[in-house]
RNA sequence: GGCCCCAUCGUUUAGUGGCCUAGGACACCGCCCUCUCACGGCGGCGGCGCGGGUUCGAAUCCCGCUGGGGUCACCA
Numbered sequence: 001g002g003c004c005c006c007a008u009c010g011u012u013u014a015g016u017g018g019c020c021u022a023g024g025a026c027a028c029c030g031c032c033c034u035c036u037c038a039c040g041g042c043g044g045c046g047g048c049g050c051g052g053g054u055u056c057g058a059a060u061c062c063c064g065c066u067g068g069g070g071u072c073a074c075c076a
Stems, first nucleotide, its partner, number of pairs: 001072007010026004018056001028044005049065005
């Protein structure tokens, strides 16, 4: 450098054009429960890497960029 894949709450994960001002689990915060802690119950906080395009409508499709991974080539 070519090709392919990936990027969503702190972590992990669901999502395949409208049911998503984005859901779950763990973590964190508050309350309840308990003699205390843990467990458990209820609630809360928090996210679509960036830019552009297509569309009535984009986390989702297309292009570019950034970052990561794989593979091939180069490394004379």